[in-house]
Context: one part of a larger RNA
Molecule: small-subunit ribosomal RNA, central domain
Organism: Bryobacteraceae bacterium
RNA sequence: CUGGGCGUAAAGAGUAUGUAGGCGGUUCUGCAAGUUCGGUGUGAAAUCUCCCGGCUCAACUGGGAGGGUGCGCCGAAAACUGCAGGGCUAGAGUGCGGGAGAGGAAAGCGGAAUUCCUGGUGUAGCGGUGAAAUGCGUAGAUAUCAGGAGGAACACCGGCGGUGUAGACGGCUUUCUGGACCGUUACUGACGCUGAGAUACGAAAGCGUGGGGAGCAAACAGGAUUAGAUACCCUGGUAGUCCACGCCCUAAACGAUGCGGACUUGGUGUGGGCAGUUCAUUCUGUCCGUGCCGGAGCUAACGCGUUAAGUCCGCCGCCUGGGGAGUACGGUCGCAAGGCUGAAACUC
Numbered sequence: 001c002u003g004g005g006c007g008u009a010a011a012g013a014g015u016a017u018g019u020a021g022g023c024g025g026u027u028c029u030g031c032a033a034g035u036u037c038g039g040u041g042u043g044a045a046a047u048c049u050c051c052c053g054g055c056u057c058a059a060c061u062g063g064g065a066g067g068g069u070g071c072g073c074c075g076a077a078a079a080c081u082g083c084a085g086g087g088c089u090a091g092a093g094u095g096c097g098g099g100a101g102a103g104g105a106a107a108g109c110g111g112a113a114u115u116c117c118u119g120g121u122g123u124a125g126c127g128g129u130g131a132a133a134u135g136c137g138u139a140g141a142u143a144u145c146a147g148g149a150g151g152a153a154c155a156c157c158g159g160c161g162g163u164g165u166a167g168a169c170g171g172c173u174u175u176c177u178g179g180a181c182c183g184u185u186a187c188u189g190a191c192g193c194u195g196a197g198a199u200a201c202g203a204a205a206g207c208g209u210g211g212g213g214a215g216c217a218a219a220c221a222g223g224a225u226u227a228g229a230u231a232c233c234c235u236g237g238u239a240g241u242c243c244a245c246g247c248c249c250u251a252a253a254c255g256a257u258g259c260g261g262a263c264u265u266g267g268u269g270u271g272g273g274c275a276g277u278u279c280a281u282u283c284u285g286u287c288c289g290u291g292c293c294g295g296a297g298c299u300a301a302c303g304c305g306u307u308a309a310g311u312c313c314g315c316c317g318c319c320u321g322g323g324g325a326g327u328a329c330g331g332u333c334g335c336a337a338g339g340c341u342g343a344a345a346c347u348c
Base pairs, nucleotide, nucleotide: 004319005318006317007302008301012316014201015200016199017198021194022193023192025088026087027086028085029084030083031082033081034080035077036076037075038074039073040072041071042070048066049065050064051063052062053061054060091191092188093187094186095184096183097182098181103177104176105175106174107173108172109171110154115149116148117147118146119145120144121143125136126135162169163168206247207246208245209244210243211242215241216240220236221235222234223233258315259314260313261312262311263310266293267292268291269290270289271288272287273286274285275284276283297304298303321348322347323346330341331340332339333338
């Protein structure tokens, strides 16, 4: 090199863009690098196979013949790959016409609720729990009415609904802006797929500077519980949670299922579009998405099953017994926390 794998046993990178590389639709012509065939040269000796011989046999050994993947050169072929040139439209993209959407960014606005403040009414309790206590309250609380302040989140609609590459996205309006889908088949003419490195994005927590701070709440304090209670329960409460800018780069970042393409029985919901049809907001067909149930097939089983884990192709990533260990060391990134890369001894 060859082999087997990656939903749950070890194993799909968190996601995307894309460099090198690998792979690549259809047709014609040419070339002949790969490829195939023929010829020729080489392929030392020993070794190997066959025949004959020498040591009493054999091992060993002498002679002869054969074989020899391979490589060089010459010639031929042109199906496939490649290269060069020309063409095509089924892949890919563009144009035109549409409707859908919590896709992204910024600004403004709204109502409910919590808390706080001011004032009115009002009086002895409130709060909390399994039961209590800490706590709050005659300096007038809780309750209730009116007014005000401020921050954060947007009930109902809301849906195995939608959008986004993933992370994620939910009050309303405006502005800016990305993508997908359907219809048309007008245009380009293989412009494609994947993608080592690289780059960008990346929940929460955390970090830096400056704001903000209602509620919630690590740490912390107190009250309970308990044998103890550094907890679960209760009363408080600071970072943080929010905003701007800059870092961090992790996750059960999950469909625990890489991306793209082709093919392979069905049924039934639902979202978006189109066409036809109906008295109808009805029904049928079709394209894209999203669920459930199931056939063949697959699977160790569970289950998957046109959204495959079926049957195949291309490319990338990853796995190779458990522990030691995602540790040590080194490198690199980071302000730090730490991230990425990533062993061995030893042991079962």